RNA sequence: CUUCGAAAGGGCAAACCUGGGGCAACCUGGGGACGCAAAGCCGCGGGCCAGCACUUGCUGGCAGCCGGGCUGCCGAAA
Numbered sequence: 001c002u003u004c005g006a007a008a009g010g011g012c013a014a015a016c017c018u019g020g021g022g023c024a025a026c027c028u029g030g031g032g033a034c035g036c037a038a039a040g041c042c043g044c045g046g047g048c049c050a051g052c053a054c055u056u057g058c059u060g061g062c063a064g065c066c067g068g069g070c071u072g073c074c075g076a077a078a
Stems, first nucleotide, its partner, number of pairs: 003078001004075002011036002016031006034064001040070003044067003047062006
């Protein structure tokens, strides 16, 4: 350094409730923790979802579905 994931300190936050935004998927503030070592960031490939067209498409959403890219804390064992 890479793989890896014990410990410690910290970090994030599913469902659900609630204020706000959006036609919707969903986003966001607060509460809340199922989980997460990239559950940090990027819609690049696939996938799924919504709206509009209904036809192949267009416009969005999901990074906590899989792959890929960029960045990154700690350091037991192997």
The RNA shown here (c-di-GMP-I-GGC riboswitch aptamer) has 78 nucleotides and comes from Desulfofustis sp. It was read from a public genome assembly, where an Rfam model found it.